This is a predicted structure of a 139-nucleotide RNA (SAM riboswitch aptamer (S box leader)) from uncultured Streptomonospora sp. The model forms 97% of the base pairs in the Rfam consensus.
RNA sequence: CUCAUCCAGAGGGGUGGAGGGACCGGCCCUGCGAAGCCCCGGCAACCAUCUCGGUUUGCGCGACUCGCGAUCCUGCGAGGCGGCCGAGGCAGGUGCCAACUCCGGCCUGGGGCCAGAUCGGUCAGCCAGGAAAGAUGAG
Repeated sequence: CUCAUCCAGAGGGGUGGAGGGACCGGCCCUGCGAAGCCCCGGCAACCAUCUCGGUUUGCGCGACUCGCGAUCCUGCGAGGCGGCCGAGGCAGGUGCCAACUCCGGCCUGGGGCCAGAUCGGUCAGCCAGGAAAGAUGAG
């Protein structure tokens, strides 16, 4: 940098001694002990791995089996390999174990409020959707 996912799930002990929830605002957690580090446990299934099904001539038919065609050789198709999709197993590499990524931040639509002939203004503490940012994995 690219792609995928982020409303599910899962905590005890030791050490440590005041912070933590990325940033900002809010709101929370925390001396009934924060971060960090160590041990044990757990969750999940991104990657790896295994099985099954589907699909795709993308590759191959050198070898083996079957089928088609053929006088023979050559050949074609299927089994085969690979890709993709789906389901399941396992738990090796990561990750994670307060609150939806705790909520909002920017934009759009709806809605509310203000003003009003119209244009308009405004709204984290209204609703929905999408971005941005961040996190994790894979490349």
The RNAcentral record of the sequence draws on MGnify. Rfam family: SAM riboswitch aptamer (S box leader). Rfam links the family to the GO term regulation of gene expression. The source organism's lineage runs through Bacteria, Bacillati, Actinomycetes, Nocardiopsidaceae and Streptomonospora.